[in-house]
Context: one part of a larger RNA
Molecule: large-subunit ribosomal RNA, domain I
Organism: Planctomycetota bacterium
C1' cells in the first nucleotide's frame, strides 16, 4: 500500500408513528352575480414579516340563541396594554359596514389607475334677498342592449309609423361534471390505401337545470294481441349492413325500476264587445278514432278536485337541517421516571366505537348506547285551515237516433339534393332536413319495408308533463384484507410556493428532542458568537446539525502480507 478486527466519524438506510391524502358508500345541496360575483390589489394588530380573518366601523360593529371561566386567531415565545360572572373570547342564526379592480357599466385605461357632467352637503367669497361663483372634499347619479306602459310626434286633416321624452321590467359575468342543441377532425385500423373505421369521438360554439332530453301513438305487432316517456337486465354479438374486408351492430318480445299520471288547445257552435266588413278579440262550449258540434228522444245525479302539468295564494301546525345538553361505574398495594401493568377486593353495562392522559384504562379526561333541545333563518313528502268544479235543473254525466257544420296547407305526398337507423343506394320503406312542386278533407288520411289487392292498426301537419335516469366543485356521517413521508395528492412543511420562461405554461424539496423545555445557571481551556473539558436538567442526553441511526466513504488505533 493491502487484508482483518476495534473504535469513532460521515451520512439518513430501516423499524415505529401520523398531522396529510385516496377510494367508497349514505344523505343532503345543486348554484352565486348589477342589491355589484367568481377572483384579486392595496390596506387592517401595540411590537418587521408569512397564513388566517376583516374593511377607514378593517383578526372586527348590532341584535337573538347556545355556553362557560376564562379571554384578547396562528407560525410563535416574551413583553406592554386590556376585556370578563352587570356572562368576555367561543359557537349557530339574522342584520349593519364592506377602500380599489374585476360582467365593471359616467369617459378613457398599460386591471387595482387617470380625468369628468350633473344634483345636493361642507367651507369661503359675493349680494338687501332669490340666488351666484369658488380650490378642496363627502354623497348620490350619469354604459349598452332588449321588453312592457304612457306621452309627444311626419309624410297627410284625423291617425299612424320612425324617432325623441317619461316611468317600469329584464339581460350582461363566473362555475366541477352530467345535458340538449349548432358544427365537426386526424391519429389509427384496415397489416399499404381511397368507401369504411376511429366516430358522430376529440375539440370549438350556443343555451339550460338540479338534472336535462323524452312522452300520453298518423306507435309496435301480427290475425293472436300490447298500450305515453325514460332507465336497467335479457332478446345478442342475434336478425342484419359490409372494398361482404377490416369491422359496425339494432328492434319487437319477455323480466324489473317507475307509476292513484295524465292533461291543455285550435276549429264547429253560442254571447258580448270592436269591425277597414274580409274579420278580429274576450268568455262559454270542445278535444277523440265506437269523435265533438247542432237538433230530437231517454236514463241518472251529490258530492268531487287540488298547489310538479291539468286554475291558484297563503296561514297555521308537524318533521328536518343550521349551535348544543344530558350521560353509568374503583379503590388498596408492588415494581417503575411515570401506572393504564402484576397483585388483592369491588362496580356499572341499551355504554367493552373510538381517542387521549409521564407504558396496555369498561369505572381519570373526551366520547359512546339511550335520551333531550331552537328566540332566529331555512327546506318539505305530511295534516287542518283554504281554494276551486257541482249541488235540483235553460245544469253535469251516459246512452240512442238524425244532421254532415268541425276535427291543425304551402302541410302530407312526389321529383331531385343529402342525413338519420343495423341499412355504405341497395328491391329501400319509415324518419328528419334544402331546391322545386303540390292533395284529400271522415264514403278521408297514413302505416304494417320497392308496388297491387285485401286484412289490420292508428289518426300527422299545435303545446304541456312528476318519478324511475345521469353527475359531483360543495356539505356533514361511516366504513376500507388503501398509503405511512422516493409512498399517498404536485402539495402532511411558506404549495400551485420557493424557482424556472418574453409568454402559453412548467414547477420542486424540507415531517419526529422528551412525559414535561425541566433547552445545560456556575467553573475552566482556546485561535473566544464555535468546539470542548467539569458541574447540573433527566428514566435516558434524547442538547434544537435533536427517536431508531443500515451500507457506502473517511480517520485512528491494533495484528498479519508485501
Nucleotide at each position: 500500500g493491502g487484508u482483518g478486527c476495534a473504535u469513532g466519524g460521515u451520512g439518513g438506510a430501516u423499524g415505529u408513528c401520523u398531522a396529510g391524502g385516496c377510494g367508497u358508500a349514505a344523505c343532503g345541496a345543486g348554484g352565486c352575480g348589477a342589491u355589484g360575483a367568481a377572483g384579486g390589489a392595496c390596506g387592517u394588530g401595540g411590537u418587521a414579516g408569512g397564513c388566517u380573518g376583516c374593511g377607514a366601523u378593517a383578526a372586527g360593529c348590532c341584535c337573538u340563541g347556545g355556553g362557560a371561566a376564562g379571554c384578547u386567531g396562528u407560525c410563535a415565545a416574551a413583553c406592554a396594554a386590556g376585556c370578563g360572572u352587570u356572562g368576555a373570547u367561543c359557537c349557530a342564526g339574522g342584520g349593519a359596514u364592506c377602500u380599489c379592480c374585476g360582467a365593471a357599466u359616467g369617459g378613457g385605461g398599460c386591471a387595482a389607475c387617470c380625468c369628468a357632467g350633473c344634483g345636493u352637503c361642507a367651507c369661503a367669497g359675493u349680494g338687501c334677498a332669490a340666488g351666484c361663483u369658488g380650490a378642496u372634499g363627502g354623497c348620490g347619479u350619469u354604459a349598452c342592449c332588449u321588453c312592457c306602459g304612457g306621452u309627444u310626434g311626419a309624410a297627410u286633416g284625423c291617425a299612424u309609423a320612425a324617432g325623441g321624452c317619461c316611468g317600469g321590467a329584464g339581460g350582461a359575468g363566473c362555475g366541477a361534471a352530467c345535458g340538449c342543441a349548432g358544427g365537426g377532425a386526424a391519429c389509427u385500423g384496415a397489416a399499404a390505401c381511397a368507401u369504411c373505421u376511429a366516430a358522430g369521438u376529440a375539440c370549438c360554439u350556443g343555451c339550460a337545470g338540479g338534472a336535462a332530453a323524452g312522452g300520453a301513438a298518423a306507435u309496435c305487432a301480427a290475425c293472436c294481441g300490447a298500450g305515453a316517456c325514460u332507465c336497467c337486465g335479457u332478446a345478442a354479438g342475434u336478425a342484419g349492413c359490409g372494398g361482404c374486408g377490416a369491422g359496425c351492430g339494432a328492434a319487437a318480445g319477455c323480466g324489473g325500476a317507475c307509476c292513484u299520471a295524465g292533461c291543455c288547445c285550435a276549429a264547429a257552435c253560442c254571447a258580448g264587445c270592436c269591425u277597414u266588413c274580409g274579420g278580429g278579440c274576450u268568455g262559454g262550449g270542445g278535444u277523440u278514432g265506437c269523435g265533438g258540434g247542432c237538433g230530437c228522444c231517454a236514463a241518472u245525479c251529490a258530492g268531487g278536485a287540488g298547489u310538479u302539468a291539468c286554475a291558484a295564494a297563503g296561514a297555521c301546525a308537524g318533521u328536518g337541517g343550521u349551535a348544543g345538553c344530558u350521560g353509568a361505574a374503583g379503590a388498596g398495594u408492588c415494581u417503575g421516571g411515570a401506572a393504564a401493568g402484576g397483585c388483592u377486593c369491588a362496580c356499572a353495562a341499551u355504554a367493552c366505537a373510538g381517542g387521549g392522559u409521564g407504558a396496555u384504562a369498561g369505572u381519570c379526561c373526551c366520547g359512546u348506547a339511550g335520551g333531550c333541545g331552537a328566540a332566529a333563518c331555512c327546506a318539505c313528502a305530511u295534516g287542518u285551515c283554504c281554494u276551486c268544479c257541482g249541488u235540483u235543473a235553460u245544469g253535469g254525466u251516459u246512452g240512442g237516433c238524425g244532421u254532415a257544420c268541425c276535427a291543425g296547407a304551402g302541410u302530407a305526398g312526389c321529383a331531385c339534393g343529402g342525413a338519420u337507423g343495423c341499412c355504405g343506394u341497395g328491391g329501400a320503406a319509415c324518419u328528419c332536413c334544402g331546391u322545386g312542386u303540390g292533395a284529400a278533407g271522415c264514403c278521408g288520411g297514413g302505416g304494417a319495408g320497392c308496388c297491387c289487392a285485401c286484412u289490420c292498426u292508428c289518426c300527422a301537419a299545435g303545446g304541456c308533463u312528476a318519478a324511475g335516469u345521469a353527475c359531483u366543485a360543495c356539505g356533514u356521517u361511516a366504513c376500507g384484507a388503501c398509503c405511512g413521508a422516493u409512498a399517498g395528492u404536485g402539495g402532511a412543511c411558506a404549495a400551485g410556493u420557493a424557482a424556472g420562461g418574453c409568454g402559453a405554461c412548467u414547477g420542486a424539496a424540507u415531517g419526529a428532542u422528551g412525559a414535561a423545555a425541566a433547552g445545560c445557571a456556575c467553573c475552566c481551556c482556546u485561535u473566544u458568537u464555535a468546539g470542548g473539558g467539569g458541574a447540573a436538567u433527566g428514566a435516558a442526553a434524547a442538547g434544537u446539525a435533536c427517536c431508531u441511526g443500515a451500507a457506502a466513504c473517511c480517520a485512528u488505533g491494533u495484528a498479519c502480507c508485501u